Overview:
Predicted 3D model of RNase P RNA and transfer RNA as a complex of 410 nucleotides.
RNA sequence: UGAGCAGGCUGAGUGACUGCGGUGAAAAUACGAGGAAAGUCCGAGCUUCACAGAGCGGGAUGCCGGAUAACGUCCGGUGGAGGCGACUCCAAGGAAAGUGCAACAGAAAGAAACCGCCGGGCUUUUGCCCGGUAAGGGUGGAAAGGCGAGGUAAGAGCUCACCGCUUCCCACGGCGACGCGGGAAGCCUGUAAACCCCAUCCGAAGCAAGAUUGACAGCGGAGCAUAACGGCUGCUCGUCGGCUCCCAUGUAAUCGCUUGAGCCUGCCGGUAACGGCAGGAAUAGAUAAAUAGUCACUCUCGACAGAACUCGGCUUACAGGUCUGCUCAAAUG
RNA sequence: GGGGGCGUAGCUCAGCCGGUUAGAGCGCAUGCUUGACAUGCAUGAGGUCAUUGGUUCGAUCCCAACCGUCCCCACCA
Repeated sequence: UGAGCAGGCUGAGUGACUGCGGUGAAAAUACGAGGAAAGUCCGAGCUUCACAGAGCGGGAUGCCGGAUAACGUCCGGUGGAGGCGACUCCAAGGAAAGUGCAACAGAAAGAAACCGCCGGGCUUUUGCCCGGUAAGGGUGGAAAGGCGAGGUAAGAGCUCACCGCUUCCCACGGCGACGCGGGAAGCCUGUAAACCCCAUCCGAAGCAAGAUUGACAGCGGAGCAUAACGGCUGCUCGUCGGCUCCCAUGUAAUCGCUUGAGCCUGCCGGUAACGGCAGGAAUAGAUAAAUAGUCACUCUCGACAGAACUCGGCUUACAGGUCUGCUCAAAUG
Repeated sequence: GGGGGCGUAGCUCAGCCGGUUAGAGCGCAUGCUUGACAUGCAUGAGGUCAUUGGUUCGAUCCCAACCGUCCCCACCA
């Protein structure tokens, strides 16, 4: 210098006037969108309903260890895949519990004989029949571990050496997934984002949840309970008052509502996620819904985008600028 | 704000426990029929299965993300 990898930050600025939301009696005011406020895909708080316990059914997750309130998130590792590398990616349990599926092609798609090869029989020959054979050909995404030697009528893990994979045992390292070395048995396809099996977890709904106050408005309908109490009555019976649902009617306000498992800085523990301690800074809370308009100046001329109960994540969108660390190539010193 | 469904030809819909060429009706084009038109008959065109990835030998169908569209939902008296 060029090409790249990883992780951050920023998301035009300044001033004046006018206006809106909040706070406040008023004056006034240092207040007033985001990193994603978005999608609503996960996990919680909170609220109401349900709930003895257990089971069936349903859903989610799926290598190991840790973090966390929790998670399908994060961190660190293992194994696999990609890249020269920095580094990135992986829904990564079980197909030897069972069932299903594998179109077309092909003889055959789970245990297979179409061609070929070998043996036997028949036949003048062409050829036909029976049997053996998975080494070769052809089909396919996939054809029964690979390759060499022995062996054989021809062949074949049939036997042996080497290599690859799976399971188990032993020794060592590791908390563990697993690695490494040795041995034994085996190699019987793929698919579980097909049913399923195994392990773990899960009650349902959602702030239009829900709580309180007020105005207006039914001799409405259905079901349950009528033990007690009250009204009607002197008493009994009966009936009304109760609860739930449906329909009709009316439809305002307050709370929930913003300080929360929150943020910043330093120290300590930890590889890290994160945790502990100390100090510090704090004001959006609307309800038809504010966060804007005009003017002036400057610059590199400005992307995606607008809170609606609140947090922790994930995913998606994003002009430009900027910082840190690292890799590769070339050149120069 | 919250919850749920659906995107397949110009329009309305099938096809969805994956299998080779995705169909139907209406509409459209051409031809025949008619003096001309309608009707009728015959033939034909027309599809990135909303989009982008993944799983699989193979995806309209299964999974994920994303875009569009439609529907439902307050409390109290």

Overview: Rfam match: Bacterial RNase P class A. Rfam classes the family as a ribozyme.